Predicted 3D model of a 350-nucleotide part of an RNA (small-subunit ribosomal RNA, central domain) from a metagenome.
Context: one part of a larger RNA
RNA sequence: CUGGGCAUAAAGCGCGCGUAGGCGGCCGAGUCAGUCGGAUGUGAAAUCCCUCAGCUCAACUGAGGAACUGCGUCCGAAACUUCUUGGCUUGAGGCCUGGAGGGGAGAGUGGAAUUCCUGGUGGAGCGGUGAAAUGCGUAGAGAUCAGGAGGAACGCCGGCGGCGAAAGCGACUCUCUGGACAGGUUCUGACGCUGAGGCGCGAAAGCUAGGGGAGCAAACGGGAUUAGAUACCCCGGUAGUCCUAGCCGUAAACGAUGGGCGCUGGGUAGUGGAGGUACCCAUUCCUUCAUUGCUGGAGCGAAUGUUUUAAGCGCCCCGCCUGGGGAGUACGGUCGCAAGACUAAAACUC
Numbered sequence: 001c002u003g004g005g006c007a008u009a010a011a012g013c014g015c016g017c018g019u020a021g022g023c024g025g026c027c028g029a030g031u032c033a034g035u036c037g038g039a040u041g042u043g044a045a046a047u048c049c050c051u052c053a054g055c056u057c058a059a060c061u062g063a064g065g066a067a068c069u070g071c072g073u074c075c076g077a078a079a080c081u082u083c084u085u086g087g088c089u090u091g092a093g094g095c096c097u098g099g100a101g102g103g104g105a106g107a108g109u110g111g112a113a114u115u116c117c118u119g120g121u122g123g124a125g126c127g128g129u130g131a132a133a134u135g136c137g138u139a140g141a142g143a144u145c146a147g148g149a150g151g152a153a154c155g156c157c158g159g160c161g162g163c164g165a166a167a168g169c170g171a172c173u174c175u176c177u178g179g180a181c182a183g184g185u186u187c188u189g190a191c192g193c194u195g196a197g198g199c200g201c202g203a204a205a206g207c208u209a210g211g212g213g214a215g216c217a218a219a220c221g222g223g224a225u226u227a228g229a230u231a232c233c234c235c236g237g238u239a240g241u242c243c244u245a246g247c248c249g250u251a252a253a254c255g256a257u258g259g260g261c262g263c264u265g266g267g268u269a270g271u272g273g274a275g276g277u278a279c280c281c282a283u284u285c286c287u288u289c290a291u292u293g294c295u296g297g298a299g300c301g302a303a304u305g306u307u308u309u310a311a312g313c314g315c316c317c318c319g320c321c322u323g324g325g326g327a328g329u330a331c332g333g334u335c336g337c338a339a340g341a342c343u344a345a346a347a348c349u350c
Stems, first nucleotide, its partner, number of pairs: 003322004007304002012318001014201004021194003025088006033081002035077008049065006091191001092188003095184004103177007110154001115149007125136002162169002206247006215241002220236004258317006266295011278283001299306002323350003332343004
């Protein structure tokens, strides 16, 4: 390379949008590039294969045949693919109606709690731990009441419940805005799927500038513990955590499971719709679509398990793997303010 693979053994890009490319529904007509058939030319010799022959045999050698699975040209076929053309509605999209939602952005508002400040009451402790101590307190702490300030997060509802492509999204109100779902079957008429590059989004931490700073808290200081204790426990505490603008681009970014379409027994429950039914609007029962779970037959699987939300049966497209260490490192390149990220070896060694 071929092949075989990618939940857990090496292997699915963190997620999306989309360029090139690859692949692509049903019916009719045409074309004949792919495809198929025939003919013909070529496919040097040697080699390989077959049949003979020569060295005593064999290796070796010689002769003849076959083959050289390929390519060119001509003639022909028209099912499939391509291409051209006409049509269709099931794929896809639009329209109308309807309800669900912590989907996104901006602005405003609210209550509980912590902390701090002011004042009242009060008067010796408080705090903390396994036990203590550091710490706070007669300059009046802690407790309690009233008032004020400020920042951050939104208890109960809350749910293997909802929304989002993922990251992620929970107080309330308003404004702007995206997507999905159900029903109608009204319109377009294959407009589709995937997607190398590319572009965008992307938790936390970190970085730049300016604000903000209640609580928490790397670093740091102190008290303990201990043989030591650069820790675990305790008292403090700065970056940071928050906001605005801009970087960074990583993660056990996980379902460790790429996307799309079709097909393949059931049972049970939640959520959002629609229809029917019993009935008398609390609801029952049945059907159906979408979605989220559990269980599990066949199948698959090394097993664990998975099982209409597949890891089953198929097709299309992309990404990735190819023994362990060296190493996700060096070098080079690209990006970044930096931290570093991405791409990515070899010697050597087992």